About this RNA
c-di-GMP-I riboswitch aptamer from an Azonexaceae bacterium, 88 nucleotides, folded computationally.
RNA sequence: GUUCGAUAAAGGCAAACCCGUCGAAAGACGGCGACGCAAAGCUACCGGCUAAAUGCACCCAGGUGCGCAGGCCAGAGGGGUUACCGAA
Numbered sequence: 001g002u003u004c005g006a007u008a009a010a011g012g013c014a015a016a017c018c019c020g021u022c023g024a025a026a027g028a029c030g031g032c033g034a035c036g037c038a039a040a041g042c043u044a045c046c047g048g049c050u051a052a053a054u055g056c057a058c059c060c061a062g063g064u065g066c067g068c069a070g071g072c073c074a075g076a077g078g079g080g081u082u083a084c085c086g087a088a
Base pairs, nucleotide, nucleotide: 002088003087004086005085012037013036018031019030020029021028022027035075041081042080043079045078046077047073048072049071054067055066056065057064058063059062
């Protein structure tokens, strides 16, 4: 340096449920708690979710429908990138 994760050690992260807060929603944060994870570290390029604002249409005076990300998802998957321990 490359590939791999059998064993061991030091440690790391934290799903669901429930509670609180924020948000229009998707979802996020904190607490509790461990389903799992060898990149469950980072990154919205591909991909996925939502549609408040806004545009258009209709109804007609605040509603309905459609489109739309500048809002999200890195614990669906792919790509990029960095790294601990061990083995070959």

Its Rfam family is "c-di-GMP-I riboswitch aptamer". Gene Ontology term of the family: cyclic-di-GMP binding.
Of the family's consensus pairs, 95% are formed in the model.